This is a predicted structure of a 72-nucleotide RNA (transfer RNA) from Stephanometra indica. Taxonomically the source falls in Stephanometra (Eukaryota, Opisthokonta, Deuterostomia, Comatulida). Rfam family: tRNA. Gene Ontology term of the family: triplet codon-amino acid adaptor activity.
[in-house]
RNA sequence: AAAGAGAUGACAGAAAAAUUAUGUAUCUGGCUUGAAACCAGAAAGAUGGAAGUUUAAAUCUUCCUCUCUUUU
Numbered sequence: 001a002a003a004g005a006g007a008u009g010a011c012a013g014a015a016a017a018a019u020u021a022u023g024u025a026u027c028u029g030g031c032u033u034g035a036a037a038c039c040a041g042a043a044a045g046a047u048g049g050a051a052g053u054u055u056a057a058a059u060c061u062u063c064c065u066c067u068c069u070u071u072u
Stems, first nucleotide, its partner, number of pairs: 001071007010024003018055001026042005048064005
């Protein structure tokens, strides 16, 4: 320099245009002498940034930022 892939809660991770799944973690209760494990319940919380298309965008388009891979 060129090409490709990616960025989603505290963490992992799904979602081919209409409700951001699920798991872990957190909190409360049960169980226990007390923990862990297990069971039940609860809360809050995320689409890298900016524009565009659309009735509607995590998803499509453009630009930018960052990460990874390959080639030179």